[in-house]
Context: one part of a larger RNA
């Protein structure tokens, strides 16, 4: 000196990246319990009290037992050993239980119910095989396959120019064949008609791929513009949210929290470069999830010490 356990005056997170580790709470009766809510919960919320042993007596049970009442007594302590929730409060994100990177990541990733759209009428679509033949399926649209989306609650706004996809189309454009015409009879060529899907051309469609704007003026203090005026695009970003797991500028400005906070929450909103099923705002319940506070509580620290067992080390 490492390791593993055990105790510790006074203080009580001063530690630290962060209570990491510890420590503390705990069984079992009774009281008693907020906010919030999908009325199911929350909830064991929280918070309090009692707990052992003897006498004596009520009361229930068919019993084994159980509920109590009064007084007596022991210890530092009576669920005395073991075993046995730390508890409250915001906020983000995921609804939830649930699945994962066997041997660094359990998560906000997957999945989910639910929600839309696409395809399909059965010898189906969609898939595996070169076929034969097979999964779906011994099903049939209340089905089956596939894309996004993800509980519920309240919505889900504008754009079809581009791209994709679906429908039509007198007409253009357009191969091969074939048809006619030339080519010395044939052929090779050579021109002409004829024409199928494409494709132009017309129109849908965005819970399909995506997109969703500048400049200038203007109200009797200022200051800001409901209005106006202009360029423009297919459309010019609605309701919501908002310095956000999204904000450069930022430690943004205000409050509240602490003495003191680049934090947290709560408001402001020209948002570098939010926004509506690449889903947009809420949501009780839930999480070995991600972050702030509170109480308790402790060698985590002031700031060290001691035992107790192992090792290393020396002889």
């Nucleotide at each position: 000196c490492u390791c593993u356990g055990c105790u510790c005056a006074g203080g009580g997170a001063a530690u630290u990246c962060g209570g990491c580790a510890a420590a503390a709470u705990a069984g079992c009766c009774c009281c008693g319990u907020a906010a919030c809510u999908u009325c199911g919960g929350g909830a064991g919320a929280a918070g309090g009290g009692g707990u052992g042993u003897c006498u004596g007596c009520u009361c229930c049970g068919c019993a084994g037992g159980g509920a109590g009442c009064a007084g007596a007594u022991u210890u530092c302590a009576a669920u005395a050993a073991c075993a046995a929730g730390u508890g409250g409060u915001g906020u983000c994100c995921g609804a939830c239980u649930g699945u994962u990177u066997a041997a660094u990541a359990a998560a906000a990733a997957c999945a989910c119910a639910g929600g839309u759209c696409c395809c399909u009428g059965c010898u189906a679509a969609u898939u595996c095989g070169u076929a034969a033949g097979g999964a779906u399926g011994a099903g049939u649209a209340c089905a089956g396959g596939g894309g996004c989306u993800g509980a519920u609650a309240c919505c889900u706004g504008c754009c079809c120019a581009g791209u994709a996809u679906c429908g039509g189309u007198a007409c253009g454009u357009u191969a091969a064949a074939c048809u006619c015409g030339g080519g010395u009879c044939c052929a090779a060529c050579c021109g002409a008609g004829c024409u199928a899907a494409g494709c132009g051309c017309c129109g849908a469609u965005a819970a399909a791929c995506g997109g969703c704007g500048g400049g200038g003026g203007u109200a009797a203090c200022u200051a800001u513009g409901a209005c106006c005026c202009u360029c423009u695009u297919a459309a010019g970003g609605u309701a919501g949210c908002g310095u956000a797991a999204u904000g450069c500028c930022u430690u943004g400005u205000c409050g509240c929290u602490u003495a003191a906070u680049u934090g947290g929450c709560g408001a402001c909103g020209u948002g570098c470069a939010u926004g509506a099923a690449c889903g947009g705002u809420u949501u009780a319940a839930c999480g070995a999830g991600a972050u702030g506070c509170c109480a308790g509580c402790u060698g985590u620290c002031c700031c060290g010490a001691g035992c107790a067992g192992a090792g290393a080390c020396u002889c």

Predicted 3D model of a 315-nucleotide part of an RNA (large-subunit ribosomal RNA, domain IV) from a Candidatus Altarchaeia archaeon. The full RNA is in RNAcentral, with records from ENA. Model confidence (mean pLDDT): 86 of 100. Rfam family: Archaeal large subunit ribosomal RNA. A reference for the family is Yusupov et al. (2001), "Crystal structure of the ribosome at 5.5 A resolution", Science.